Predicted 3D model of a 689-nucleotide part of an RNA (large-subunit ribosomal RNA, domain II) from a Candidatus Altimarinota bacterium. Lineage of the source: Bacteria > Bacteria candidate phyla > Candidatus Altimarinota. Model confidence (mean pLDDT): 85 of 100. It matches the Rfam family "Bacterial large subunit ribosomal RNA". Rfam links the family to the GO terms structural constituent of ribosome and ribosome.
Context: one part of a larger RNA
RNA sequence: GUCAACGAGUUAGCUGUGCAGGGCUUUGGUUAAGGCAGUGAAAGCUGAAGCCACAGUGAAAGCGAGGAUGAAUAAUCCGUUUGUCUUGCACACUAUACCCGAAACCUGGUGAGCUAUCCAUGGGCAGGCUGAAGCAGAGGUAAUACUCUGUGGAGGGCCGUACCCACCAAUGCUGCAAAAUUGGGGGAUGAUCUGUGGAUAGGGGUGAAAUGCCAAACGAACCAGGAGAUAGCUGGUUCUCCUCGAUAUAGCUUUAGGGCUAGCCUUGUGUUAAUAGUUGUGGGGGUAGAGCUCUGUUUAGGCUAGGGGGUAUAAAACGCCUACCAAACCUAGAUAAACUUCGAAUACCACAAUGAAUUUCACAGGAGUCAGACUGUGACAGCUAAGUGCCAUAGUCGUAAGGGAAACAGCCCAGAUCGCCUUCUAAGGUCCCUAAUUAAGCUUAAGUGGUAAAGGAUGUGAAAUCGCUUAUACACCCAGGAGGUUGGCUUAGAAGCAGCCAUUCCUUUAAAGAGUGCGUAACAGCUCACUGGUCUAUGCGAUUUUGCGCCGAAAAUAUAAGGGGGCUAAAAACUUAAACCGAAGAAGCGGGUGCUCCGACUUGUCGGAGCGCGGUAGAGGAGCGUUCCUGUCUGCAUUGAAGCUGGACUGAAAGGUCCAGUGGAGCGUCAGGAAGUGAAAAUGUUGAC
Numbered sequence: 001g002u003c004a005a006c007g008a009g010u011u012a013g014c015u016g017u018g019c020a021g022g023g024c025u026u027u028g029g030u031u032a033a034g035g036c037a038g039u040g041a042a043a044g045c046u047g048a049a050g051c052c053a054c055a056g057u058g059a060a061a062g063c064g065a066g067g068a069u070g071a072a073u074a075a076u077c078c079g080u081u082u083g084u085c086u087u088g089c090a091c092a093c094u095a096u097a098c099c100c101g102a103a104a105c106c107u108g109g110u111g112a113g114c115u116a117u118c119c120a121u122g123g124g125c126a127g128g129c130u131g132a133a134g135c136a137g138a139g140g141u142a143a144u145a146c147u148c149u150g151u152g153g154a155g156g157g158c159c160g161u162a163c164c165c166a167c168c169a170a171u172g173c174u175g176c177a178a179a180a181u182u183g184g185g186g187g188a189u190g191a192u193c194u195g196u197g198g199a200u201a202g203g204g205g206u207g208a209a210a211u212g213c214c215a216a217a218c219g220a221a222c223c224a225g226g227a228g229a230u231a232g233c234u235g236g237u238u239c240u241c242c243u244c245g246a247u248a249u250a251g252c253u254u255u256a257g258g259g260c261u262a263g264c265c266u267u268g269u270g271u272u273a274a275u276a277g278u279u280g281u282g283g284g285g286g287u288a289g290a291g292c293u294c295u296g297u298u299u300a301g302g303c304u305a306g307g308g309g310g311u312a313u314a315a316a317a318c319g320c321c322u323a324c325c326a327a328a329c330c331u332a333g334a335u336a337a338a339c340u341u342c343g344a345a346u347a348c349c350a351c352a353a354u355g356a357a358u359u360u361c362a363c364a365g366g367a368g369u370c371a372g373a374c375u376g377u378g379a380c381a382g383c384u385a386a387g388u389g390c391c392a393u394a395g396u397c398g399u400a401a402g403g404g405a406a407a408c409a410g411c412c413c414a415g416a417u418c419g420c421c422u423u424c425u426a427a428g429g430u431c432c433c434u435a436a437u438u439a440a441g442c443u444u445a446a447g448u449g450g451u452a453a454a455g456g457a458u459g460u461g462a463a464a465u466c467g468c469u470u471a472u473a474c475a476c477c478c479a480g481g482a483g484g485u486u487g488g489c490u491u492a493g494a495a496g497c498a499g500c501c502a503u504u505c506c507u508u509u510a511a512a513g514a515g516u517g518c519g520u521a522a523c524a525g526c527u528c529a530c531u532g533g534u535c536u537a538u539g540c541g542a543u544u545u546u547g548c549g550c551c552g553a554a555a556a557u558a559u560a561a562g563g564g565g566g567c568u569a570a571a572a573a574c575u576u577a578a579a580c581c582g583a584a585g586a587a588g589c590g591g592g593u594g595c596u597c598c599g600a601c602u603u604g605u606c607g608g609a610g611c612g613c614g615g616u617a618g619a620g621g622a623g624c625g626u627u628c629c630u631g632u633c634u635g636c637a638u639u640g641a642a643g644c645u646g647g648a649c650u651g652a653a654a655g656g657u658c659c660a661g662u663g664g665a666g667c668g669u670c671a672g673g674a675a676g677u678g679a680a681a682a683u684g685u686u687g688a689c
Base pairs, nucleotide, nucleotide: 001689002688003687004686005685006684011095012094013093015092016091017090018089019088020087021086022085023084024083028052029051030050034046035045036044056063057062066078067077068076069075098236099235101233105226106225107224108223109222110221116200117199118198119197120196121195122194123193124192125190127159128158129157130155134151135150136149137148138147139146163187164186165185167184168183169182170181171180202218204214205213206212211220239623240622241621242620243619244618249262250261251260252259253258263369264368265366266365267364268363269362270361274359277354278353279352280351281350282349283348289342290340291339295336296335297334298333299332300331301330302329304326306325307324308322309321310320311319372397373396374395375394376393377392378391380389381388402413403412404411417591418590419589420588422587423586424585428581429580430579431565432564433563437578438577439576440575441574443572449567455551456550459548460547461546462545463544464543465542466541467540468539477533478532479531480530482507483506484505487501488500489499513528517526518525592613593612594611595610596609597608598607599606600605601604624678626675627674628673629672630671631670633668635667636666643662644661645660646659647658648657649656650655
């Protein structure tokens, strides 16, 4: 891992509540222990002790169809009545209480044959090196000291076996080994190593101290027991079909991933039309918007207190001036969640009408839910960031399949009772992948379409306005572009062209600025405005609005920002027309089933009509099958039971029946009863492979 078997809401009661069935009830119901008789065990007959009911109310004394509060005859609150026993089911409570699962806690024991430390008694340490004290002799001293030579043999001394350790590396890592091997390494007369015997025990011991060690897992050993500890936590919880169908909210909570009550679901009973929606009528409002009267904020101008500055004065004061600041006021213009002279749409409330087989409301039984998600809209927080947080409102998902969006819980369309090789549509599509398309007009050249901004640009289409133009425009080309004058000032210089000033003027002209740009040190030189010629047009130039495009445009494995192929008078965009495809939608034909109504009768069935039948948690209903028991078929069976294998038929499903083979001894039908009653999941348990 596979297969098989086993594997989870049970049982009991000092009990309670509800529903259903049954008994009794105008003498209310009922027995418990015990007793009598009896049995395999029971059933039976007794036994009113007790319990419920028969009256309530008050804290109570008490009073009593009334009582309490109260001064009250007011007012308010509670009451003015009907059950009880039993069986079944559901739920609650108490017990392990649906099953498995802790880490832990406590009690009593077992451990120091591992290891830690200690006690007693034994044992081991090749060989080599070094050469302390002391002593002896000699030298030396006044005497010591001191020096030298020898002797001596100290040391947690040195090198290095045994022995002990475990610093490094490799190998090993289903090992030789649950810690080893190999090659190096450290200690090796000592705080040394070691044998045997003994001591210390878990709220403890021992510890040259690492929370180390105490028998291969020690922040508190192991074994058994309390014990099925507890687990607001995780996992699991076994057959079928039918009807309805949620929640992720509020309040409280040592509460926040748990609970309780309410809300939302379901079942029953009752009440009835009381309900949603629509229409009409009547309401209150202060949101959106708007506005500036108020409260704040705010701009410009005017007017004018006050302040600043100046002038004036010897200094002040008064006065006067002021392109300074400026309250109030006036005019005009803005702004606000905590401003309002105003003020909607919606929403909400009431009444009336209408109104579905839906719904509301009351009581009673059973729940689940309290982590919500995204999208649109209205706000807040945030950066008008977030697949962000938090409210409101609607939808979808959650619990919803189908079609579309390439793929894609929350987007768009649409809600699957079952069958059909029928039809029509929705969203979305119609060149090929891929079901279905043609026609007309116009735009785009960017593969724009098929990502993005400020900003930029003789892209291109449409519209409009203004100029010039056969008296020849615009562009090119040819020619001119002058004189006073180098205007004045400034300056080293300033001559059209550094800078400053200037009604920048006058003259000659076809025209020519006291000069548009380049240039020079300054001149010079080139050029422009302006003019003539030449050439030639349904032309040229400027501005505005607008459609579609262009640039702006950088990311990490590979085109990779149309799903792909591929697409350019389109297979792109816009505007039209007419078709078609397209879903589990709608329609058609046939079947099943729930509810309501109608009809028929055999009174629980049949027929018809209408409305329904997606569904998690969950509520309710109806069934299938397994084991055992009672009765039944005077059931089946060696002329072959159960089981197993294969096949056929059948039922809406769980399932059922039959046939053949195998097998070799038990098994079923029908009506009931009782449960160790259904397996795919629990890192499930056991077995087999």